[in-house]
RNA sequence: GCUGGUGUAGCUCAGCCGGUAGAGCAGCGCAUUCGUAAUGCGCAGGUCGUCAGUUCGAGUCUGACUACCAGCU
Numbered sequence: 001g002c003u004g005g006u007g008u009a010g011c012u013c014a015g016c017c018g019g020u021a022g023a024g025c026a027g028c029g030c031a032u033u034c035g036u037a038a039u040g041c042g043c044a045g046g047u048c049g050u051c052a053g054u055u056c057g058a059g060u061c062u063g064a065c066u067a068c069c070a071g072c073u
Stems, first nucleotide, its partner, number of pairs: 001072007010025004019056001027043005049065005
């Protein structure tokens, strides 16, 4: 330098054919217990890597850039 892949909650990951984003764990509160753990219920937490484009509408499609991973040279 070229090619491919991956960037979504603190962490690990879903999200189908474009229709305003979810799970598990972690955190907080309550219940339960003599107490802790476990368990049950609830709450909070997101500019979906960045900037543009297409569209009535983009996590999703297109382009550029960026970080990481793999391969080729």